[in-house]
This is a predicted structure of a 74-nucleotide RNA (c-di-GMP-I riboswitch aptamer) from Desulfobulbaceae bacterium S3730MH12. Its Rfam family is "c-di-GMP-I riboswitch aptamer". Rfam links the family to the GO term cyclic-di-GMP binding. About the family: GEMM was predicted in a large-scale screen for bacterial structured RNA regulatory elements. Genes associated with GEMM are involved in a diverse array of functions, including chemotaxis regulation, signal transduction, secretion and chitin. NCBI's taxonomy places the organism under Bacteria, Pseudomonadati, Thermodesulfobacteriota, Desulfobulbia, Desulfobulbaceae. Of the family's consensus pairs, 94% are formed in the model. Its mean pLDDT, the model's own confidence on a scale to 100, is 83.
RNA sequence: AAAAGAAAAAGCCAAACCUGUCGCACGAUAGGGACGGAAAGCUACGGGUCAUUUUUGAUAGCCGGGUUGCCUUG
Numbered sequence: 001a002a003a004a005g006a007a008a009a010a011g012c013c014a015a016a017c018c019u020g021u022c023g024c025a026c027g028a029u030a031g032g033g034a035c036g037g038a039a040a041g042c043u044a045c046g047g048g049u050c051a052u053u054u055u056u057g058a059u060a061g062c063c064g065g066g067u068u069g070c071c072u073u074g
Base pairs, nucleotide, nucleotide: 003073004072005071012037013036017032018031019030020029021028022027035061041067042066043065045064046063047062048059049058050057051056
């Protein structure tokens, strides 16, 4: 370094739901909360799904691609 994730440790993220704000909606965001997560970091490039004023928007916690990265083994 490739590769791997059985066990462990350190830290990280935060579904549903509740409250405030924004949005036509999907949904976003802040706080509480913890179902889960080894990329549940970033990216709408391909497919899917959802919303919509039907041509735009949303979703990366639906899958694939791209890209960066923690711990342990090696």